[in-house]
Predicted 3D model of a 73-nucleotide RNA (transfer RNA) from a Candidatus Woesearchaeota archaeon. It matches the Rfam family "tRNA". Rfam 15.1 lists 5,335,975 matches to the family in 14,413 species. Lineage of the source: Archaea > Nanobdellati > Candidatus Woesearchaeota.

């Protein structure tokens, strides 16, 4: 320099074009407890890595860029 794969909550991830984005851990409230933990009910947390494009409709397809990962020279 080429080449293939990845980028979605503080982390690990579900989403094959109809969505108001999903779930476990983490954090936060409240019950239980003499207290801790364990459980239980509950709530905050996301510019879907940026920029255009395609479509009525994009995390999803596509283009260019960034960034990580593995091979290649």
């Nucleotide at each position: 320099g080429g080449g293939c794969c990845c980028g979605u909550a503080g982390u690990u991830u579900a989403g094959u074009g109809g969505c108001u984005a999903u779930a476990a851990c983490g954090u936060c409230g409240c019950c239980u407890u003499u207290a801790c933990a364990c459980g239980g009910c509950g709530a905050a947390g996301g510019u879907c890595c940026c920029c255009g494009g395609u479509u009525c409709g994009a995390g999803u397809c596509c283009g260019g860029g960034c960034g990580g990962g593995c091979c290649c020279a």